The prediction has a mean pLDDT of 86. Predicted 3D model of a 92-nucleotide RNA (c-di-GMP-I-GGC riboswitch aptamer) from a Planctomycetota bacterium. Taxonomically the source falls in Planctomycetota (Bacteria, Pseudomonadati).
């Protein structure tokens, strides 16, 4: 140091369900446990989700609008990379 036990001492906490919150995705808090040895933290790359309002094409079109696909902006690390940091010690 790899690795991870029917160990041990804690942790975190999905679904759901109240509130609060935001256009939305989602996020707070509080109940609640599917599960998890990094499910600690960091949106960097990849991916996936969502854009009220701006911006661009295009369709359409009753020329007011409206639809659509990019951009932009934004979310998610309990999707796979990667980084930074970490509790405990059989066994190999």
């Nucleotide at each position: 140091c790899u690795c991870g036990a029917u160990a041990a001492a804690g942790g975190c906490a999905a679904a759901c369900c109240a509130c609060c919150u935001g256009c939305a995705a989602g996020g707070g808090u509080g109940g609640g446990a599917c599960g998890c040895a990094a499910a600690g933290c960091c949106a960097u790359g990849g991916g996936c989700c969502c854009u009220u309002c701006c911006c661009g094409a295009c369709u359409c079109c009753g020329c007011g609008a409206a639809g659509u696909c990019g951009g932009u902006g934004g979310g998610c690390c309990g999707c796979c990379a990667g980084g930074c940091u970490g509790c405990c010690g059989a066994a190999a």